[in-house]
RNA sequence: CCGUGCGGGAGAGCCCGGCCCACGUUCGAUCUGUGGGCGGGGCGCCGAAGGAGCAAGUCCUCCCCGGAAUCUCUCAGGCCCCAGGACCGCGCGGGU
Numbered sequence: 001c002c003g004u005g006c007g008g009g010a011g012a013g014c015c016c017g018g019c020c021c022a023c024g025u026u027c028g029a030u031c032u033g034u035g036g037g038c039g040g041g042g043c044g045c046c047g048a049a050g051g052a053g054c055a056a057g058u059c060c061u062c063c064c065c066g067g068a069a070u071c072u073c074u075c076a077g078g079c080c081c082c083a084g085g086a087c088c089g090c091g092c093g094g095g096u
Base pairs, nucleotide, nucleotide: 001094002093003092004091005090006089007088008087013043014042015041016040018038019037020036021035022034023033044079045078046077050075051073052072053071
């Protein structure tokens, strides 16, 4: 330095319509109400996979080269949970 196992690991949301299920109401059903699931549309937002951009670099100036990030951009990705997750700790293996 690389891989791997385990543990920790942040940020960012609303609106509208549809379909299905359950409960409640009812003589029954529908409507209406509550909750859940699936998917669609609109706008907004987050950045810690990945990607992209840039500073400094023998005294001064110009040109060339080079140029990092948890900075910036947000293409990708993400905004319930799961998953993912830079980075940190411990163990193991390999390379130098």
Annotation:
Glycine riboswitch aptamer from uncultured Pseudonocardia sp., 96 nucleotides, folded computationally. It matches the Rfam family "Glycine riboswitch aptamer". Rfam's curators write: This family represents the bacterial glycine riboswitch. The model forms 89% of the base pairs in the Rfam consensus. RNAcentral holds the sequence, with entries from MGnify. NCBI's taxonomy places the organism under Bacteria, Actinomycetes, Pseudonocardiales, Pseudonocardiaceae, Pseudonocardia. Its mean pLDDT, the model's own confidence on a scale to 100, is 76.